Source information
This is a predicted structure of a 370-nucleotide RNA (Bacterial RNase P class A) from Coriobacterium glomerans PW2. The RNAcentral record of the sequence draws on Rfam. The model forms 97% of the base pairs in the Rfam consensus.

[in-house]
């Protein structure tokens, strides 16, 4: 000083005017009558978006519906071991893959349960299979000799690759029946040795994924992001949940239908309450309150336990968006780096996706200078 890894913060900043929601608070005014109380307006004061508030993919809370019980069907997650309200998240930690390297990455149970696929080329794509080219004269066929009395034996540096051997090489592929040397044979083969890979048994180390080590018999393709199988989890619906006030899923004419039935339980079946339930016909509501916004799986600080996610304990410690046609805005001056991505909608923990531009903190290769 380049060039990189991992983390962890900031999101233009001061001032002045005007304006929005939403709280408190007031001599005021109106609704408004004797008061209270309560609405609106009007003054002041105070506060007003995020790291993602996003996507709606996942988990939990909270409401119903049985305080959700059995069973099928579904669907979801898959190396270990811990964390947590719980998770498909987090932390560790094995194993595999990438990088010199900080470090990144990985749907990472099972193919010796069983069914399926393996395009194209190839002999063959999985069956202890198969033979295009090569290989091979041991078996056998045949041709010559010789011996025998014979259907036969015995020789051949004679011949033949049709039978037969053989599975090495070659050719095709992503992938070809373990590799690479040697013995050894007609000629080859794990036939048979040596090492290496896998396998399966035991031994030692580990809480466990696994790791090291002995022995063995010689070898068993791939794909489960194909069905499946195994093991764990998962009752359904959602704040338009639900609750209350108001005649309001209410009440009313009028047909039909029932107890081996109907209706609710929003996949089926059981089970569960509970007794009406389907069609029609007409008139009028579809406002308001709470759910919900002070406080909790919450922040920071120190203490303590853990390698670490996290837990515990302690503080005269910190906290106030809350609409419902929906507020958070606009101008103007100054200053720098000219300011990305974007907008709460019942709450919370994650993941995941956008993101101008800076800031620190720890590491890592290389160069330089001491």
């Nucleotide at each position: 000083g380049a060039a990189g890894c991992g983390g962890g913060c900031c999101a233009g900043a001061c001032g002045a005017u005007c304006g929005c929601g939403c709280g408190c608070g007031g001599c005021u005014g109106a609704g408004c009558g004797a008061g209270a109380u309560c609405u609106c307006a009007c003054c002041g004061c105070g506060u007003g978006a995020g790291g993602a508030a996003a996507g709606u993919c996942c988990g939990g809370g909270c409401u119903c519906c049985a305080c959700a019980g059995g069973g099928u069907a579904g669907g979801a997650u898959g190396c270990u071991g811990g964390c947590u309200a719980a998770c498909g998240g987090c932390c560790a930690g094995g194993c595999g893959g990438g990088g010199c390297g900080a470090c990144c990455c990985g749907a990472c149970g099972g193919a010796a349960a069983g069914u399926g696929c393996c395009g194209c080329a190839g002999a063959a794509a999985a069956g202890a299979a198969g033979a295009c080219u090569c290989c091979c004269a041991c078996c056998g066929a045949c041709c010559g000799g010789c011996c025998c009395u014979u259907u036969g034996g015995c020789c051949g540096c004679g011949c033949c690759a049709a039978g037969g051997g053989a599975a090495a090489a070659g050719c095709u592929g992503a992938a070809a029946c373990g590799g690479u040397g040697g013995u050894g044979c007609a000629a080859g083969a794990g036939a048979c040795c040596a090492c290496c890979a896998g396998c399966a048994u035991c031994g030692c180390g580990g809480c466990g994924a696994c790791g090291c080590g002995a022995u063995g018999g010689c070898u068993u393709g791939g794909c489960a992001a194909a069905c499946c199988c195994c093991a764990u989890c998962c009752g359904g619906a959602g704040c338009a949940a639900g609750c209350g006030c108001a005649a309001a899923u209410a009440g009313g004419g009028g047909c039909g239908c029932u107890a081996u039935g109907g209706u609710g339980u929003g996949a089926c079946c059981c089970g569960c309450a509970c007794c009406g339930c389907g069609c029609u016909c007409g008139g009028g509501u579809a406002g308001c309150g709470u759910g919900c916004a002070c406080a909790g799986a919450g922040c920071u600080g120190c203490g303590u336990g853990g390698c670490a996610a996290c837990g515990c304990g302690c503080a005269c410690g910190c906290c106030a968006a809350g609409a419902u046609a929906a507020a958070u805005g606009a101008u103007c001056g100054u200053c720098c780096g000219c300011g990305a991505c974007a907008g709460a909608a019942c709450c919370c923990g994650g993941c995941u996706u956008a993101u101008c531009g800076g800031c620190c903190c720890a590491c890592u290769u290389c160069g330089c200078a001491u």
The coordinates come from a structure-prediction model, not an experiment, and the mean pLDDT is 75. Its Rfam family is "Bacterial RNase P class A". Gene Ontology terms of the family: ribonuclease P activity, dimeric ribonuclease P complex and tRNA processing. The family's RNA type in Rfam is ribozyme.